[in-house]
Molecule: c-di-GMP-I-GGC riboswitch aptamer
Organism: Planctomycetota bacterium
């Protein structure tokens, strides 16, 4: 540097439930695993969603896609 078929050290954790929080989309913690090889970080572009005083503004989402940054294991060179 390539690849992610199989495996493995280890990792994350959807729905749902409980508590807290926000007008809301949502967020946090615990339980729980549908899945994930970046489901690690980042709202830069697009998408989707929310609120408001709606040609707009302020927000949410990176487990929707793309971009940027960084990394584990295995694999081939």
């Nucleotide at each position: 540097u390539u690849u992610g078929a199989a495996a493995a050290a280890g990792g994350c954790a959807a729905a749902c439930u409980a508590g807290c929080u926000g007008u809301g989309a949502g967020g946090c913690u615990a339980g729980g695993a549908c899945g994930c090889a970046a489901a690690g970080c980042u709202a830069u572009g697009g998408g989707u969603c929310u609120u408001c005083a709606c040609u707009g503004a302020a927000g949410a989402u990176c487990g929707c896609c793309a971009g940027g940054c960084c990394g584990c294991c295995a694999u081939a060179u």